[in-house]
Molecule: small-subunit ribosomal RNA
Organism: uncultured bacterium
RNA sequence: AGAGUUUGAUCCUGGCUCAGGACGAACGCUGGCGGCGUGCUUAACACAUGCAAGUCGAACGGGCUUACUUAGCGGAAAUUUUCGGAUGGAAGCGAAGUAGGUUAGUGGCGGACGGGUGAGUAACGCGUGGGUAACCUGCCCCAACCUCUGGGACAACAGCUGGAAACGGCUGCUAAUACCGGAUACGAUCGCCGGGAGGCAUCUCCUGGCGAUGAAAGGUGGCCUCUAAAUUAUGCUACUGAGUUGGGAUGGACUCGCGUCUGAUUAGGUAGUUGGUGAGGUAACGGCUCACCAAGCCUGCGAUCAGUAGCCGGCCUGAGAGGGUGGCCGGCCACAUUGGGACUGAGACACGGCCCAGACUCCUACGGGAGGCAGCAGUGGGGAAUCUUCCGCAAUGGGCGCAAGCCUGACGGAGCAACGCCGCGUGAGUGAAGAAGGCCUUCGGGUCGUAAAGCUCUGUCUUUAGGGACGAACCGUACGGGGAGUAAUAUGCCCCGUGCCUGACGGUACCUAAGGAGGAAGCUCCGGCUAACUACGUGCCAGCAGCCGCGGUAAUACGUAGGGAGCGAGCGUUGUCCGGAAUUACUGGGCGUAAAGGGCGCGUAGGCGGGGGUUUAAGUAAGGUGUGAAAACUAUAGGCUCAACCUGUAGAGUGCACUUUAAACUGGAUCUCUUGAGGGCAGGAGAGGAAAGUGGAAUUCCUAGUGUAGCGGUGAAAUGCGUAGAUAUUAGGAGGAACACCAGUGGCGAAGGCGACUUUCUGGACUGUACCUGACGCUGAGGCGCGAAAGCGUGGGGAGCGAACAGGAUUAGAUACCCUGGUAGUCCACGCCGUAAACGAUGAAUAACUAGGUGGUAGGGGGGAUCCGCCCCCCCCCUGUGGCCGCAGUUAACACAAUAAGUAUUCCGCCUGGGGAGUACGGCCGCAAGGUGAAAACUCAAAGGAAAUUGACGGGGACCCGCACAAGCGGUGGAGCAUGUGGGUUUAAUUCGACGCAACGCGAAGAACCUUACCAGGGCUUGACAUCCCGCGCUAUCUGUGGAAACACAGAGUUCCGAGCUUCGGUUCGGACGCGGAGACAGGUGGUGCAUGGUUGUCGUCGGCUCGUGUCGUGAGAUGUUGGGUUAAGUCCCGCAACGAGCGCAACCCCUAUUUUUAGUUGCCAGCACGUAAAGGUGGGAACUCUAAAGAAACUGCCGGUGACAAACCGGAGGAAGAUGGGGACGACGUCAAAUCAUCAUGCCCUUUAUGUCCUGGGCUACACACGUGCUACAAUGGCCGGUACAGAGGGCUGCGAAGCCGCAAGGUGGAGCGAAUCCCAAAAAGCCGGUCUCAGUUCGGAUUGCAGGCUGCAACCCGCCUGCAUGAAGUCGGAAUCGCUAGUAAUCGCGAGUCAGCACAUCGCGGUGAAUACGUUCCCGGGUCUUGCACACACCGCCCGUCA
Repeated sequence: AGAGUUUGAUCCUGGCUCAGGACGAACGCUGGCGGCGUGCUUAACACAUGCAAGUCGAACGGGCUUACUUAGCGGAAAUUUUCGGAUGGAAGCGAAGUAGGUUAGUGGCGGACGGGUGAGUAACGCGUGGGUAACCUGCCCCAACCUCUGGGACAACAGCUGGAAACGGCUGCUAAUACCGGAUACGAUCGCCGGGAGGCAUCUCCUGGCGAUGAAAGGUGGCCUCUAAAUUAUGCUACUGAGUUGGGAUGGACUCGCGUCUGAUUAGGUAGUUGGUGAGGUAACGGCUCACCAAGCCUGCGAUCAGUAGCCGGCCUGAGAGGGUGGCCGGCCACAUUGGGACUGAGACACGGCCCAGACUCCUACGGGAGGCAGCAGUGGGGAAUCUUCCGCAAUGGGCGCAAGCCUGACGGAGCAACGCCGCGUGAGUGAAGAAGGCCUUCGGGUCGUAAAGCUCUGUCUUUAGGGACGAACCGUACGGGGAGUAAUAUGCCCCGUGCCUGACGGUACCUAAGGAGGAAGCUCCGGCUAACUACGUGCCAGCAGCCGCGGUAAUACGUAGGGAGCGAGCGUUGUCCGGAAUUACUGGGCGUAAAGGGCGCGUAGGCGGGGGUUUAAGUAAGGUGUGAAAACUAUAGGCUCAACCUGUAGAGUGCACUUUAAACUGGAUCUCUUGAGGGCAGGAGAGGAAAGUGGAAUUCCUAGUGUAGCGGUGAAAUGCGUAGAUAUUAGGAGGAACACCAGUGGCGAAGGCGACUUUCUGGACUGUACCUGACGCUGAGGCGCGAAAGCGUGGGGAGCGAACAGGAUUAGAUACCCUGGUAGUCCACGCCGUAAACGAUGAAUAACUAGGUGGUAGGGGGGAUCCGCCCCCCCCCUGUGGCCGCAGUUAACACAAUAAGUAUUCCGCCUGGGGAGUACGGCCGCAAGGUGAAAACUCAAAGGAAAUUGACGGGGACCCGCACAAGCGGUGGAGCAUGUGGGUUUAAUUCGACGCAACGCGAAGAACCUUACCAGGGCUUGACAUCCCGCGCUAUCUGUGGAAACACAGAGUUCCGAGCUUCGGUUCGGACGCGGAGACAGGUGGUGCAUGGUUGUCGUCGGCUCGUGUCGUGAGAUGUUGGGUUAAGUCCCGCAACGAGCGCAACCCCUAUUUUUAGUUGCCAGCACGUAAAGGUGGGAACUCUAAAGAAACUGCCGGUGACAAACCGGAGGAAGAUGGGGACGACGUCAAAUCAUCAUGCCCUUUAUGUCCUGGGCUACACACGUGCUACAAUGGCCGGUACAGAGGGCUGCGAAGCCGCAAGGUGGAGCGAAUCCCAAAAAGCCGGUCUCAGUUCGGAUUGCAGGCUGCAACCCGCCUGCAUGAAGUCGGAAUCGCUAGUAAUCGCGAGUCAGCACAUCGCGGUGAAUACGUUCCCGGGUCUUGCACACACCGCCCGUCA
């Protein structure tokens, strides 16, 4: 950075799609490790359970408890005893006290933080920058001053008592830093009287005097210096707490400027609403609330309403400008089951507080109660989808406390999840027999592939074992040192140092060792875009697909495999956003024809605006200051082994505010100017508008006359009118509408539009002048007005025309085009409608700028001409207007080009793929018809540019050609027969192919068997045919039996060639040939001509088809090749941005027409001679004919004319031949998927005891029918009979076959001659001469049939040809239609050949006789060139619209 996709191709417009990046993701397949992050986007749905806000005993009174002391109770052991007791005093109980611990209650502080969520909110909610002279602020810091003196209660507790419970009730006792009085008042507040300073209107600050009001609470440790006193506190001291005031800090409140989504198919909204006065309320301003007064306030710069949404720092994307987004982290806001409310408090209208109401859930003894996970976990539900009911307060932070400490689901960590980012690994080196195996193959090989194996190594991660952190600083305590304070000590308090003590994570990170390549690779794609290709399967099926599109038998696009490409613990898919998309265009687009200029004007708001001077400083520019939180981003440096991640520093944050300066430009103020604009004056032009009046021509109708049979209408007709008198014609009259000629790319108007004449009223433009005003201007959203035709309403009018309608024609139909009628309407007045291809498909403006040329129109000026003035005429210039051509420039091209679509500026309107649709709904307008404004669902991958290119096509044009028509001659179509075909039908089979021209007497130059491919039956299976291997040795041939034959069986038969050896008998080897055997293989006229080669047809022997270089065009392409002539011809000439060239044309080749030379047998015979019945028969000749080789000749060369001085054409001469002399061969680029797989070759597929092969018989010859091509005829230009002439070209040994003889004939016999200029086929026929027939189904015609024969052949039944006799059908010249032919042609006549045993009306050749006609190119068909139109390109057999299914 682009790419694919509209077309046959091109350029443009334009949409769709792709490649990139991103994600709180999800889904599919797969999954080794670690670090750092992230994790309910849906139901602000409902929640079981546990925990998440407590703390302080140094505020207070109690309770409980421990230790100690003690009054008291108690009385053990022991001792003693006179046995009665005494002594003794333990354990235990225990009032009270002291010292600890604990904590239900009172009290204080905190539960307004921290944590969650985004429902609501379009708002001063948020962001940013200000303001508060209109405010508050607990704890904290600083400063000043205080902390005096009293009082009465209530919990706890005790007793009684209610209730299931929750929770109470009554009576009684009691403490406080709880509550309430009084005193005091440095500050404070209020009132009054002053002073000073400042400011911003209200005011603010400092300060003096007087008066009034209002405070508090103590606790703990220590000590005896003071006081009391005699060891203590009522004292002192330290710390701490309380109170008042001022200040700070922090946090908050209110307010203002600017910014902050969509919809106008939401245009009006608002009553405490807007303002004022007064009062209340608040921390504070304020309609915040209330009373009264006024009637305001917001709104097109978008009010109100509706929809959607937490906002931002940021995040994603992007070159940027932008666009999208607001999850994590951070700031602000809002909310806490839903709605409402206040209380307490420094702070709340309060997530884990209260009250009320609603819904829901739970408990209940039915009377009543309890609850709120959008805290952390977790559950259900919803959903494509989102985690553990974990550990710890060790760290950081928070609450309380003097502190120790307690609490802390904040937080620190761990767990789960490839959800994301980052890093690592799954091994490294060597290793060619290029292994095996897979896949492909042209069978040679290639590839997977150094890949594997093997060998040599390493040890990250994983595993096991051992060691083992940082994060810890505190606090406390012990010791040591210092300090404040005090009269002073030291206990106490504060600080410092050292030691000890404190770890959830965690035995984790990290380190070491051991072991072993061992445990660790997938996913997507491979037609183009887009990197990567083959095979098989499938056969428009199954399927793929982001777009274009793949798949119908050779799929790189489906499925699988091999191979390859990409990424990699991931890879794909889906969704969303940005990009590409300049496809909403600010940067950075457009509107003549692609989507797009409003139908036109006037004009409001708005936007923009001429020259000069002075001033201001809003915009603008420059400097400075503040702010723009942190995180993020960028740069740089550092820390985790690196990275992700984390940290330090700097930058950036394009913004906002304040301030200083500048004054060019824009704006404001003011003065001035005249060129923009307007006015005045003087003119002329005009279908400009409105009204009234007037006129003639024409149509129609009425009346009357003349007059008679038609008129009218059409392509042709008919309907219609007319004998009741039409049409025609004459005269008179009526009525309506429109204004011929003039008339003109002439005029006027803003557009629509305006056309007889006159008058009245009236608008605008233009020219001239330069007298006035002094920027008064341009554009113009809304708004207002005008606005063709048709249509609507009311009332008139109505001649002609004429939707609808009726009839007649046309037509397959004809609700049309044509004709005859004809109603609304067309006309007028008034009122609606408001649209058109309302078009120049082109908005308006600028004395704006930018070569010219030309003719028209309105006016003016100058000059000439004129005796002069006017008019008229000619030339030049200026202004306006309406056209054409044309340069630069523009444009996709076409085109536009001073009347721009050029260069610029200003303003308005409009466009954003096609269809749906200018449609629906709602609104507005309208009497209605309808108009205006205006979507979406859904659907397509295009639609489009009347742009341009090449073709093809046109019942477009121009030119030209052809037996194309015309002019002629002869046919076909009718008959019979032959032959082919058809389709079909039939059949066991009727083998196959060819189907408009360009299949159909075609493949087939010849089906009785064979051919033969078809059918029936009988046989064979390495095969009828080829190669290779093994064995045997014959084979050929003959005989017999069976058989339809093939063949089978039996027998006879006993050796071919070459070489070696040889005892000459043979033997060995090889070859040929045959038989048997095994498999490789043979074979296939089986399929596909749409897989092919080759060959062929056709357009068409039409004159075309192309290339190189150059030039033109953005390009496809064009030019050349077009044009003017000419030709059979793109043949030639001339011209020309073309110059040349190639394949075609022509010529070169063959035959033929004339002639020369050479040659002279088998051909020839003039002259000479011989000779015959005749005869080149013979000698001879080489002249002629002829034969066959080489030449010559014809070239528009010559003459005249035409033409352009050309090419060429016309005429003529000469010549055998004259304008390519005649004929042939020769067929450009290409078209028809034309024909052929059955000539041949061939890919692939199919078949292999058969789809191959052999044989016999049958079939290809069928037959209701249709068509093509032919033959023979229908007769007298003829038939028949007799006689008699003249060819050319061919063929001949399995051959042609003479003479002679036989037969009516076919033919037979015969065998001469001839491998052929010698002999034979071989008779040419029409023709000519003579005769006969005499117009008839015939002496025409010969089909058909019968009989008898002949020939070929193994064999003529199906199914050959010929002959004789007999038979004697249709047919008397052929409907519509259609074919061939332009000269030695048509027509007509016969001859030959190939094929072939035989079979020819066919085919291919040959000669004989031998015409007619062509005015001409209008038409039919085909073709060529140029041009034009096109929405066609599979190309008119196209495309395409509607209806129905």